Source information:
Large-subunit ribosomal RNA, domain IV from a Phycisphaerales bacterium, 336 nucleotides, folded computationally. RNAcentral holds the full RNA, with entries from ENA. Its mean pLDDT, the model's own confidence on a scale to 100, is 86. Taxonomically the source falls in Phycisphaerales (Bacteria, Pseudomonadati, Planctomycetota, Phycisphaerae). Rfam family: Bacterial large subunit ribosomal RNA. The family has 102 seed sequences and 51,934 matches in Rfam 15.1.
Context: one part of a larger RNA
RNA sequence: UGGUUGUGAAGGAACUAGGCAAAUUGACCCUGUAAGUUCGCGAUAAAGGGGCCCUAUCCAUUUAUGGAAGGGCGCAGAGAAAAGGCUCUGGCGACUGUUUAUCAAAAACACAGCACUGUGCUAACACGCAAGUGGACGUAUACAGUGUGACUCCUGCUCGGUGCCGGAAUGUUAAGGAAGCAGGUUAGUCCUUAAGUGGGCGAAGCUUGUGACUGAAGCACCGGUAAACAGCGGCCGUAACUAUGACGGUCCUAAGGUAGCGAAGUUCCUUGUCGGGUAAGUUCCGACGUGCAUGAAUGGAGUAACGACUGGAGCACUGUCUCCACAACCAACUCG
Numbered sequence: 001u002g003g004u005u006g007u008g009a010a011g012g013a014a015c016u017a018g019g020c021a022a023a024u025u026g027a028c029c030c031u032g033u034a035a036g037u038u039c040g041c042g043a044u045a046a047a048g049g050g051g052c053c054c055u056a057u058c059c060a061u062u063u064a065u066g067g068a069a070g071g072g073c074g075c076a077g078a079g080a081a082a083a084g085g086c087u088c089u090g091g092c093g094a095c096u097g098u099u100u101a102u103c104a105a106a107a108a109c110a111c112a113g114c115a116c117u118g119u120g121c122u123a124a125c126a127c128g129c130a131a132g133u134g135g136a137c138g139u140a141u142a143c144a145g146u147g148u149g150a151c152u153c154c155u156g157c158u159c160g161g162u163g164c165c166g167g168a169a170u171g172u173u174a175a176g177g178a179a180g181c182a183g184g185u186u187a188g189u190c191c192u193u194a195a196g197u198g199g200g201c202g203a204a205g206c207u208u209g210u211g212a213c214u215g216a217a218g219c220a221c222c223g224g225u226a227a228a229c230a231g232c233g234g235c236c237g238u239a240a241c242u243a244u245g246a247c248g249g250u251c252c253u254a255a256g257g258u259a260g261c262g263a264a265g266u267u268c269c270u271u272g273u274c275g276g277g278u279a280a281g282u283u284c285c286g287a288c289g290u291g292c293a294u295g296a297a298u299g300g301a302g303u304a305a306c307g308a309c310u311g312g313a314g315c316a317c318u319g320u321c322u323c324c325a326c327a328a329c330c331a332a333c334u335c336g
Base pairs, nucleotide, nucleotide: 001331002330003329004328005327006326007325008324010322011321014320019317028050029049030048031047036041038150052072053071054070055069057068058067059066060065061064073077085315086314087313088312089311090310091309092307093306097109098108113148114147115146116145117144118143119142125134126133127132151302152301153300154299156232157231158230161229162228163225164224165223166222167221170220171219172218176214177213180210181209182208183207184206185205188201189200190199191198233251234250235249236248237247260294261291272288273287274286275285276284
């Protein structure tokens, strides 16, 4: 000097990003226990008290113990060890559970519940080249997929775009089919040549090109559908102080954000403004609403219980600190 432990005057969170760490509390018995609540809880809430040994006596009961009362000893009686600190108030997630084996345990995942969609059984769906298998030795109160996520109160408007479902008249539309048309080839024929030598025309067949017409789904088209993907305005004026604007006008849109909540885990300006808590509060709680850029199963708002979650406050407690000191042991260090 470092480490592992321990003790500490006065103060008691002044430490610090943060009470991190440590301390307090602690088993058992008795008393007692609030708000809230889904009536189960909350709850070991909180807050208090007790304990060892002896006993003439009294009480209770079943031998033995318990109680009352009295007495005794110690610094200390759950005599050592092991054994919740508590309360108030927000956020998030209902809960128990699951997760990044080896930096993240959470507000993430799951969950019961809710909703939508598909599927009539050789089911849909999944695996497989196939055979086949799972689904299921199940059968729509079933199975599969998707979203939301207990419970309570609710879940507004928009189908223009995209998707999905339905429709079939019209338009468009592939391969294929195909009347015809055109080219090549040439049996023949005409002219010509010494000569199938050169030239013209050219049936059938074969072949190449083109091709009216025919031709499904799809797309266009017409409807439906948002707990499908999604979206949910601007400007101007107006009331007998002022301010504000119930009201009016106008433009645009598929429709212009309803109920709620709101400086929020969402608020840039911002340490918004007001109130509370503090001597003093960029955090916190309650309001306000001017929501840069809230909002309803990408769920909205609440919510008892629960949480090694996260923010704020208090009581108790303490070497976290003011401010360090000492002790034991282990190293370092010195000597050997």